RNA sequence: UGCAAGUCGCGGGGUAACACGUCUUCGGAUGGUGGCGACCGGCGCACGGGUGCGUAACGCGUAUGCAACCUACCUGGGGCGGUGGGAUAGCCCAGAGAAAUCCGGAUUAAUACCGCAUAGUAUAUGAGACCAGCAUUGGUUUUGUAUUAAACAUUUAACGGCAAAAGAUGAGUAUGCGUCCUAUUAGUUAGUUGGAGUGGUAACGGCACCCCAAGACAGCGAUAGGUAGGGGCCCUGAGAGGGGGAUCCCCCACACUGGUACUGAGACACGGACCAGACUCCUACGGGAGGCAGCAGUGAGGAAUAUUGGGCAAUGGAGGCAACUCUGACCCAGCCAUGCCGCGUGCAGGAAGACUGCCCUAUGGGUUGUAAACUGCUUUUAUACAGGAAGAAACUUACCCACGUGUGGGUAACUGACGGUACUGUAAGAAUAAGGAUCGGCUAACUCCGUGCCAGCAGCCGCGGUAAUACGGAGGAUCCAAGCGUUAUCCGGAAUCAUUGGGUUUAAAGGGUCCGUAGGUGGAUUAAUAAGUCAGAGGUGAAAUCCUGCAGCUCAACUGUAGAACUGCCUUUGAUACUGGUGGUCUUGAGUUAUGGUGAAGUGGCUGGAAUAUGUAGUGUAGCGGUGAAAUGCAUAGAUAUUACAUAGAACACCGAUUGCGAAGGCAGGUCACUAACCAUAUACUGACGCUGAUGGACGAAAGCGUGGGGAGCGAACAGGAUUAGAUACCCUGGUAGUCCACGCCGUAAACGAUGGAUACUAGCUGUUCGGACUUCGGUCUGAGCGGCCAAGCGAAAGUGAUAAGUAUCCCACCUGGGGAGUACGGUCGCAAGAUUGAAACUCAAAGGAAUUGACGGGGGCCCGCACAAGCGGUGGAGCAUGUGGUUUAAUUCGAUGAUACGCGAGGAACCUUACCAGGGCUUAAAUGUGGUCUGACAGCUUUAGAGAUAGAGUUUUCUUCGGACAGAUCACAAGGUGCUGCAUGGUUGUCGUCAGCUCGUGCCGUGAGGUGUCAGGUUAAGUCCUAUAACGAGCGCAACCCCUGUCGUUAGUUGCCAGCAAGUAAAGUUGGGGACUCUAACGAGACUGCCGGUGCAAACCGCGAGGAAGGUGGGGAUGACGUCAAAUCAUCACGGCCCUUACGUCCUGGGCUACACACGUGCUACAAUGGUAGGUACAGAGAGCAGCCACUACGCAAGUAGGAGCGAAUCUACAAAACCUAUCUCAGUUCGGAUCGGAGUCUGCAACUCGACUCCGUGAAGCUGGAAUCGCUAGUAAUCGCAUAUCAGCCAUGAUGCGGUGAAUACGUUCCCGGGCCUUGUACACACCGCCCGUCAAGCCAUGGAAGCUGGGAGUGCCUGAAGUCCGUCAC
Repeated sequence: UGCAAGUCGCGGGGUAACACGUCUUCGGAUGGUGGCGACCGGCGCACGGGUGCGUAACGCGUAUGCAACCUACCUGGGGCGGUGGGAUAGCCCAGAGAAAUCCGGAUUAAUACCGCAUAGUAUAUGAGACCAGCAUUGGUUUUGUAUUAAACAUUUAACGGCAAAAGAUGAGUAUGCGUCCUAUUAGUUAGUUGGAGUGGUAACGGCACCCCAAGACAGCGAUAGGUAGGGGCCCUGAGAGGGGGAUCCCCCACACUGGUACUGAGACACGGACCAGACUCCUACGGGAGGCAGCAGUGAGGAAUAUUGGGCAAUGGAGGCAACUCUGACCCAGCCAUGCCGCGUGCAGGAAGACUGCCCUAUGGGUUGUAAACUGCUUUUAUACAGGAAGAAACUUACCCACGUGUGGGUAACUGACGGUACUGUAAGAAUAAGGAUCGGCUAACUCCGUGCCAGCAGCCGCGGUAAUACGGAGGAUCCAAGCGUUAUCCGGAAUCAUUGGGUUUAAAGGGUCCGUAGGUGGAUUAAUAAGUCAGAGGUGAAAUCCUGCAGCUCAACUGUAGAACUGCCUUUGAUACUGGUGGUCUUGAGUUAUGGUGAAGUGGCUGGAAUAUGUAGUGUAGCGGUGAAAUGCAUAGAUAUUACAUAGAACACCGAUUGCGAAGGCAGGUCACUAACCAUAUACUGACGCUGAUGGACGAAAGCGUGGGGAGCGAACAGGAUUAGAUACCCUGGUAGUCCACGCCGUAAACGAUGGAUACUAGCUGUUCGGACUUCGGUCUGAGCGGCCAAGCGAAAGUGAUAAGUAUCCCACCUGGGGAGUACGGUCGCAAGAUUGAAACUCAAAGGAAUUGACGGGGGCCCGCACAAGCGGUGGAGCAUGUGGUUUAAUUCGAUGAUACGCGAGGAACCUUACCAGGGCUUAAAUGUGGUCUGACAGCUUUAGAGAUAGAGUUUUCUUCGGACAGAUCACAAGGUGCUGCAUGGUUGUCGUCAGCUCGUGCCGUGAGGUGUCAGGUUAAGUCCUAUAACGAGCGCAACCCCUGUCGUUAGUUGCCAGCAAGUAAAGUUGGGGACUCUAACGAGACUGCCGGUGCAAACCGCGAGGAAGGUGGGGAUGACGUCAAAUCAUCACGGCCCUUACGUCCUGGGCUACACACGUGCUACAAUGGUAGGUACAGAGAGCAGCCACUACGCAAGUAGGAGCGAAUCUACAAAACCUAUCUCAGUUCGGAUCGGAGUCUGCAACUCGACUCCGUGAAGCUGGAAUCGCUAGUAAUCGCAUAUCAGCCAUGAUGCGGUGAAUACGUUCCCGGGCCUUGUACACACCGCCCGUCAAGCCAUGGAAGCUGGGAGUGCCUGAAGUCCGUCAC
C1' cells in the first nucleotide's frame, strides 16, 4: 500500500450512474421497463482466519448431573394470522466547519414502531385429588383470579409471520478424579465460612446486599513465590519411564494497553461503540483519524524462516425463490535440498595389466586399474517437435416420463484457475548431470613429503620438542551420496534417583540414646459383609495419529477403506481365597501376679584408712631438689631427713578379670534408706492390648557459661630456667582459671561395633558370668548374657559368620563425583561461645575404598663386608712433579665431573703429533671407475725469489704393427669433515658387586594385580646343603671345570746342572763325561670333611686330633646372573639423520695445548742417628735387545767420546738395592734437606728461545713429623728396598705395568658410622624420600564481593481524587 463480510428490489420510499421503451413543441419530459448508488428494513457480521500475552484455574482431560437453565437459522406434528394509529431516514429548502462531521425546517413509506380484539393453550398464584421419586420435589388432573400475539410482498403457488410444546444443534452451569517446582514460603481468611431474607441472572449460588452465628482452609502441603496455555498427540526407550506441545484436530485465552457496557438467539465483540493511557498520522491549531497476533508486503531484532501471484473451476461458508454476488477460508501456482520418497549421472567387452602420478626396492616390482584409450549396446532424465487428460457432478435452462396443483427420474445444453500441466509418441546422441566427510584407538579406511611443543589438531584418551599412519599437502583407501559434515537440543546407553531396578563396617551414606503422637505395618479361628481384588456385560474413550489387511496415484512417500487398538473412566451383575471394615471365640505374641536370685544401675545421708600438703613442737646439719647434663627454685632467719600431734581437700591400692550393670552418656572404699531394671521357676489372670515411629519430649562425656561455696594434689593461660640457628614447644621450677559441691544453661564428640530397631529361620567346637533340673558327684541337659575359632552363605576385598555384614518380613533415618562447604544468606535455639537447618557462582578430571608388587622409614628382627673397633703406615702443613677447576689469552683444541672425573682418554705435546690460533696458499691430496677434450711427457738434477707451502728459469727425455698402449693435464659424476646429535644407535667400558641373588614350566591358591615354589627350623662364603612343606622340577648365577704357585713321581737332558770318576786352572762345569741333584717343560699323582672323637634327626660344626708338602674354598688370577644409573664414549672404530662444499675440506710457517693473584686431587723428596757420608763384602726374579743390547780397552772429574769382541740370545749384554763389616758425623736448620739461581758442558734431533734430559763447579730456600678432617691394609699382607719393560730420535717417568729382596703388628667384639642381603611392619611414595606435600607472596587470568557515586525495571498494601459505563432515587426535565 492493496485485498480479507457482505447480501436481499420476491420488505420499503424511491431513482444517483448505465441501458431500453413511450411522449415530444426536438429544448426536453417520463420510474414505464431491465436493473440499482445512497437511505429505512431483514438476515449475517459471535462463523471462518491469526496468536499464545495472561492463566497453576473446574482452565484443560475424563466421567457424571442440571428435579437450578437458554438455544436464531433447521426438522416433524397440531393451532393462529381480525382491526387501527402516530412517527422517522431518504428526498427538498437553509446553516456551521479546513476536515471529520454536525444542526434546523417542511414532507413521506414499510415485513420499522405502537394500540385494541381474539387465545386460556403459557406464566404466576390460591384451593383439592391421584400417581411417582435419592432429598429439595416431579408428573397428571379439577377449579378461582391476574397477565400476553402476529406481516405482508409477488403471484396463483411456493417462500414468509405468531404463540405453545417436542426434536436436533450449540451454549451455560455444578460435581468426583487427574494436572509443574520451591518449606531458606507454616500458618491463611471479614464477604471470609455458614444460616434466614431480599435483589439480580437464561439459570443455581455471598453473585450482591441487610441481619445473625463464628466459622472455613492447612503437614494427604493451605497461603506465598517462581515457571507455564491444556489435551489428542510427537521424539526416545525392550518396557516402565524421560523430554516436548511446530504442522493437523478439540478446548481455553487474547485482539495497541486497561476499563465499560450496548445491540443481539448468541459478544462484554480481531477488520462494532464509549472512556482513560502510550504511540503514529492529518490540521487552517479550533479539532480530528488509526490499530496486520487475517493474506501478501515493509522496517527492526536475529544464527534463521517465503510472493505486495492466479482463481472462485472444485470443497465449504453468508445472503437470496433463484439467477447470482461476496469469500487472502480454500484450491492452485512461485521461492527454499528444510524434511520424506522415487529416479538419473550409463551398460557390456577391453591387459602391452600402456603413459603420467604415488610408493617400495634385492631395480625385479607394487598401486592407481578394466580404470582409460578403443569396440559394441541402451536412451531413463535433459533437449526439440507433435498429441494430450482425469479432476465436472451438480445448480440452472429446455424437452420427456412417472405423477399430480408438489416432488422424483431421464435426455440434451452450460461451467477448468492449475494448464497445453500430468501423461503418450517421434528424433538424435554417452550425449545434459558428483560431491562431502573421514583414515592413532573407540571406528570402516596407510604411506610419502613438509613442519619441529612451532604452526596446529582434539568428542574422550591424547598427538606435535628432526625419522608424526594424530598437524599441513600429496597419492591411495573407507563411508555416505544430491547430499555430506559441524553446531545446538532431547532421549538412550546411565541399574548414574534404582516402581520394574541401587545402596549405607572401611568407598557418599545409621539419627548420640530412649520414650512416644500422627502414620505405616501386624498372631490363631469363625460368621456375615463386599471397600480393595478377580470375572462377565453395558456406556464412553471425537476424528486424525500408531499397528494390520486391502485398494488408488507406473513404485514409494502420500492417500482412501476396513479392522484392531486406545492398557482409561462410569454403570451393572456375579465370585469371596487374600487384604480391609464389623460381630464372636482363642492363647503361643505382649502384659499382670507369686517365689527365688543378681549386679561398680540410680538418688540422698552417715562413715573409714593409706597417701599428699600445710601448721606447731622436738632431734639434727649443710645442703636439698631436679635433669640426658644443668639451671631457675628451697635452705644457716636451720631446709631436706626424722619423730609426735593437729588441720584440709580430693581420690579410693590389693580384690580386679576378653568380669558385671545400665537405653546411651556412663558407673568402683564401706554402710543405711528410697527407687528402677534384669533373670530363672511356677500356678493363676487379661486376651493381640504388638512392632516401628515424621513432627515432638526426656536424658546426654569432656570443655565452656552464670550464681554461691570449696580449693590438698594436678594444672590451660602466665612467669622463670634450660635446649635450640630460633623454641611463643617437648624437659625443669613455680602457678591462675579449671578440676570438687549445689542450682541453672550449653547439646556437641573417632557420642565407634565407624554396623538403626523388631521378629523368625539357618552346621559346629571352645571359654566364662548369673540361675534351674538331674546326677553313678566324673559330669549331662536347659534359660539369659559376655568372649574366642571356624562351615555354608555373603562381600570389591579386608573380613563377617546364631551378638551376621547369611536367608526373609515390617517401620524409621540417611546417600548420589571432588573442592567451594558444613561455608554464605535467611529462619529457629542460646547469656555468650556457638548449635541446628543449609545453598549457589566458580573450579577440577578426578577425589575415594580394599588389596598387590616394589622403593623408602632418625620401624623391628637376623646376617655379612678393612664397615667400625684393635693395630701399622700415610694424606691434609713444606718444596717440587703431575692432573683438574678458575682466571688469562689470538689460541690456551676436545672429552671425562659425587661414589663410578681430576699421574683419566695420553703406554711419551720442541717440529710432526694437533683436532686450537695468526698469517700465507690451493680447489680436489690419496683410492676407484666411466665418459669427453688436450698434450707427449711426468719425474729427476741445478738454480733464483720466498718464512715455507709454492712460483719461475735451466738441463735431460716414451714405445708403436700408426689402430693404439702408457703417462699427465682438464671437465662432469664421484670425494672430504676430530662439524652436531652417546637423549636416534651398534660395539666397548665403569658401577652397584664376585653381592647371592634373578627367573621359568606344570600344578595349586586368588574375580584380579599377583602369590606359592624362593617361605619356616637349622646350616653355609654362597637360593651351599638338610629337614619340614601345595608344591614338583628346571634355567641363568654360586661352587667346580681353566691358568699360575706350593709337594712328589715319570719322561727328556741343551745354551741349564755337577754328587761320584778323570783332566785342568791363580780361580772358574773350563774340559772328558754324567742324569743322581737343582732347574727347564710336558704328562701324571695328591685333599675328598676321606679317617677318629664329640654334638646334632640330618645338613653340618667343633678338636692347637691323626696322617700329610698342603686341611676344610690351600694362596693368587681369569671368570661379573636378571637388571640399575636415557652412566661414559659419534675424538679408537662403525652407523641413521642433519649441516659445510673456492670451505666447517686441504697444504705450509710461526705460535698455542707448558700461561698464573688462586683452589683442589694424586704423587715424589724430606724434616734425620733404626740416620747421612766414605770404603769394602754378598744374595734375586722377571723382562728386553740388530737403525738394537753393548763386554773389554783408551781418553774425560763426569755426562760421554773413540775404538771394538759377543749376541737375533736358558749360550752374549746390565754394579741389584736395602742387608752385612769398618770408619766418620754427635742433635745443629747440621756432613740433615735439597728447591732455586749463576757458570761450564755432554747427548738426541733439521731445530733444544718459548719448551728436552743428563753431567760438573758454585749457590743452599721451605721444612724440626704437620689443625679440622681423611685414606690404605688381616700374611709372605702392610711397611720398606731396588730391578725390568711398554711408549720412545730424545724426554719433562717422581707416572703406568710387572718382578723379586727384607718382612711385621692387631682383630675383645658387632653398640655405633658406611654399604649390602633375607624376613616382617607402616606408607597419602611409584621419576619410587634427591619422593610427596602445606601456607603466604610477585605478575597475569577467571568467578564473586565492597565502593564516593551515577542510572533503570518490577511488585504488594493503605489512603486521596476519580473517566466512560451500569443500577437505583426524584409527584426531576
A computed fold for a 1373-nucleotide RNA from an uncultured prokaryote, annotated as small-subunit ribosomal RNA. It matches the Rfam family "Bacterial small subunit ribosomal RNA". Gene Ontology terms of the family: ribosome and structural constituent of ribosome. The sequence is in RNAcentral, with records from ENA. The prediction has a mean pLDDT of 82.